Annotation: Lysine riboswitch aptamer from a bovine gut metagenome, 163 nucleotides, folded computationally.
[in-house]
RNA sequence: AAGUAGAGGUCGCACGAUCGAUCAGUAAUCCUGACGAUGUCCGUAUACAAGAGAAUCAGGGUGAAAGGCGGUAGUGCCGAAGUACAUUUCAGGUACGGCUGACAUGUGCUGGGCGCAAGUUAAAAAGGCUUGUGACUGUCAUCGGGUGAUGGAGAGCUACUUG
Numbered sequence: 001a002a003g004u005a006g007a008g009g010u011c012g013c014a015c016g017a018u019c020g021a022u023c024a025g026u027a028a029u030c031c032u033g034a035c036g037a038u039g040u041c042c043g044u045a046u047a048c049a050a051g052a053g054a055a056u057c058a059g060g061g062u063g064a065a066a067g068g069c070g071g072u073a074g075u076g077c078c079g080a081a082g083u084a085c086a087u088u089u090c091a092g093g094u095a096c097g098g099c100u101g102a103c104a105u106g107u108g109c110u111g112g113g114c115g116c117a118a119g120u121u122a123a124a125a126a127g128g129c130u131u132g133u134g135a136c137u138g139u140c141a142u143c144g145g146g147u148g149a150u151g152g153a154g155a156g157c158u159a160c161u162u163g
Stems, first nucleotide, its partner, number of pairs: 001162006009078001012077004017072004028062007038049003041098006081110007089102004111137002114134008139152005
């Protein structure tokens, strides 16, 4: 230097399946009434719908789903994975431009989980993400010589094999 195999943890990381709660008496749809010209993520144009009543509001009937969460049994793993930016494609009626979301690729950052605070996302006092902070934990280095202290980062660390 290359290859192979491992470890961190009793809340390690992610994925799909299944059950449950929440989502929510919400969206949607139908009826009644009010109002009276717009509506389809935003802009322009177009297409469709709309005085046989748009959008909105009130009352009533019917009434979801996805995402996120928890349990169960599994699968793949240890940059597992997450995140920022860029690019291609796809989706939101069509075209262009934006915005949002999904997949993939590239570059950068983060060892890991947890508590707290702020921001953001989300229906949410759940959860996720970002930043800061606090101890804890694994690993290596240095110092100590007694079981600690300080510091670094996963392109790391340990073991084996080959050169």
The RNAcentral record of the sequence draws on MGnify. Of the family's consensus pairs, 100% are formed in the model. Model confidence (mean pLDDT): 85 of 100.